[in-house]
Formats: sequence, structure tokens, C1' cells
RNA sequence: AGUGCGCCGGACGGCCGCGCCGGAAACGGUGAGGAAAGUCCGGGCUUCAAAGGGCAGGGUGCAGGAUAACGUCCUGUCGGGGCGACCCGAAGGAAAGUGCCACAGAAACAUACCGCCCCGUGACAUGCCGGCUUGGCUUGUAUGUCAUGGGGCAAGGGUGAAAUCGUGAGGUAAGAGCUCACGGAGCUGCACGGAGACGUGCGCUCGGGUAAACCCCACCCGAAGCAAGACGCGCUCGAUUUAAAAACGGACGGCCCGUCCGCACGAGCCAAGUCGCACCGAGGCGCGCGGUGACGCGCGUCCCAGAGAGAUGGCCGUCGCCCUCGCGGUACAGAAUCCGGCUUACAGGCGCACU
RNA sequence: GCCGGGGUCGCCUUCUGGUCGAGGGCCCCUGUCCUACAAACAGGUGCAGUAGAGUUCGAUCCUCUACCCCGGUACCA
Repeated sequence: AGUGCGCCGGACGGCCGCGCCGGAAACGGUGAGGAAAGUCCGGGCUUCAAAGGGCAGGGUGCAGGAUAACGUCCUGUCGGGGCGACCCGAAGGAAAGUGCCACAGAAACAUACCGCCCCGUGACAUGCCGGCUUGGCUUGUAUGUCAUGGGGCAAGGGUGAAAUCGUGAGGUAAGAGCUCACGGAGCUGCACGGAGACGUGCGCUCGGGUAAACCCCACCCGAAGCAAGACGCGCUCGAUUUAAAAACGGACGGCCCGUCCGCACGAGCCAAGUCGCACCGAGGCGCGCGGUGACGCGCGUCCCAGAGAGAUGGCCGUCGCCCUCGCGGUACAGAAUCCGGCUUACAGGCGCACU
Repeated sequence: GCCGGGGUCGCCUUCUGGUCGAGGGCCCCUGUCCUACAAACAGGUGCAGUAGAGUUCGAUCCUCUACCCCGGUACCA
């Protein structure tokens, strides 16, 4: 100068006050966070009959593992970045199909504009051989130029984000993985190593990109959410009967199938009934053991906010820190069903390991 | 708290993976007319994709994150 991991995020004392719990009272105990936040994922829990089958829809996407579960985490693989410690990756399939690829360019996925080469025809020029009536004309032939027809090529030019794998050599009429060397990519090819992703070697092939376009493949997901829901003191209105699971209605949510139900209650009103819900949990702390690790197991110990959508505060003194130095300031921020993650905000500071 | 929807000139709104200059109306400005203002007519300019990353050759559009705004929802037998 950096990289990774972990932690703290004011301390002490006094006075006054608030919520909850215990207590007859006095009084005692306890009282915001690493993110309590965003509500982006996943679960516990609750109701929908016990939550059934299919389609549709949504999500995830290297391998193995951790876990209650995950889009999270750990270990590894591959690719990219960095001198390095390390960091980043929505990282299956474009060789199943469809779509799209503006402008430019011949062509954006199967083509040829300029160009290169071969063959033919015509014109012209020049050279050569021959003929004739000899400063000329003409037959033939060779070369070159121009025009044109047929064919071969994809090397070069040019366009573009992207153009038939790249560079070099051989080869060829000219060329081309056509052949060779080195390199690259792919393969449901073989062998070896690995649990696997994959790696190494040999062989074969060279088919543009895009799936955060439709889609295909594999796996996962029932819906709604604690304002879920359960139990209950009231008031008003309505219904008060009998028939089957045929119709109709409902549970049932986007559809179909399948299953079940048609009960005695149904609708409305009133802000603040009890529980859910706050002592017992995927709980915190410490130690030990297993594991590379995420994590798991065992033992010990502790009980630790909580409602009315509402308490968790204020003042003073001393100290710490900061500056614009004075009657100064003290990061981001504040629980609302609970828990595991992710993401975002955060003054300042500490520890460990490494480059 | 929980659930859902949406961010485009000063205001309202169209648009779509394709360049430049994202279009329209109201607004604004200038001129004509008028004593002057308004209206009308003619012309013009200004003013935009909430922010940051990613996918792509290319993003206002597709994806993610953040910010902001709006709406719905209360046990009750």
C1' cells in the first nucleotide's frame, strides 16, 4: 500500500419518568438492532374437509454437501480479472424446432460485389510461318488488352458487433483443413484418474450470435396469509324444515377430473374481550468431540422487550471521539407472529491471518 | 403490519430491443393584428425516459438492486 475473516459501535455516576412481570404493599426484576429497515427469498404456524390427480402458471439451473427450507451457505470444478493475497460469474441446451440480427455489406446462414484461375467466342495490337495482284490484304498460330458466355475458388479487398477456426508452410490452373506444424473449439468416441462437475492422452469433426426471445430438458412449488385464525359477553334483522345426492348450490382459489357437504343457522352493527403472543425456542452463552468447511452431537448454564398497531425516554456531571473551537456535535437507524438468509444504510474504532 | 400496482418534458399522454432528433397536446418564446391586453393567425425554441448495475453488437423497453408514489386489507361469535 492492499486482501480476507470476525467484533465493537459510546463508558460510569446521580435525579426524574414510561411499558411489562412478580408482590397485599414497600419494593424488586427486566426493557431495541447489527441492521429491528427494504419486504427480496425460504420455513415454522393457522384456515381452506385430511389438500387428491392432470393441464395451465410460477421459480430454480456446474458438481457434491449443509439445512426445517431456500434463489442462502460450505467445499470443489470450469471461465474471467488481479504481480499477488484474493475477487467475480442467472455457469443446462443454439449439433430439436421457430423467431430476430437495425445501418452497412454481394451475402447475417447459405450467398459471390470487386477479385483470382481454366475453357470458349468476338474485336484490336504486336511477333512469326505461308499465300496473293506486295508501302497493302489475307489463312493459321503465339502473346497481350478489351468485351462477352460457361465453369472452378472462397485466398485477398471492402462492410459490420459478428463472415465458413487462427497463423505459417506445402500443394494447386487458381484455391481450399486439401495436407503438415503449432494453437483453438466441439463430440451420446475410447482409455485412464476422480464420488461428481471435470481433467489428461488418443481418435473424429470444424456446424455464426442471441434462450435476462419463444422454446426444450431436469428439479421444485396447492392457495391465502397472524389484519392468518381459534374460543367467547352483546344488539338488530332474516330463516326455522325435509327430498334426493338426479338437478342446483357450496368446499374449490385459472380450468378440467375426482372427492365431500347442503348443517341449523345466516346477514348486519358496535375502535380497543381472551387466546394466537412473548418463559422454552430450528433459543442465547461456555466447554468438549466429529468434520477441510457450512454444520452436527454431547454436557453445563441462563430465561432475555413486547403492546391499545402506544413503553424502551429526558436532564445533570465526569471521561472518550470529531470539528467550522462553542451554552457545538456524538454514525446508520428504532421491534409489532416468530425464525433462517439476502440486499441496502452506517461517524469512528479494534483484533486475527495473509499478500 | 400484510398484499398489490406504478414511475417518460413544468402538466397530460403515445411509442417501441435499432442508430440521428423519443412523437403529440397544453405550456413557453418571437412576430402579425390592437391604443393596450386577451383571443386568433404564422413561426420557433426550450423542456423528458427515477437512480445504479447486468444481459445484448445495441436498453426507455429485458433482468436485478435501491429510491419514490398510489391503492386494498381489521378478530367480531

Two RNAs folded together computationally: RNase P RNA and transfer RNA, 432 nucleotides in total. It holds a member of the Rfam family "Bacterial RNase P class A". The family's RNA type in Rfam is ribozyme.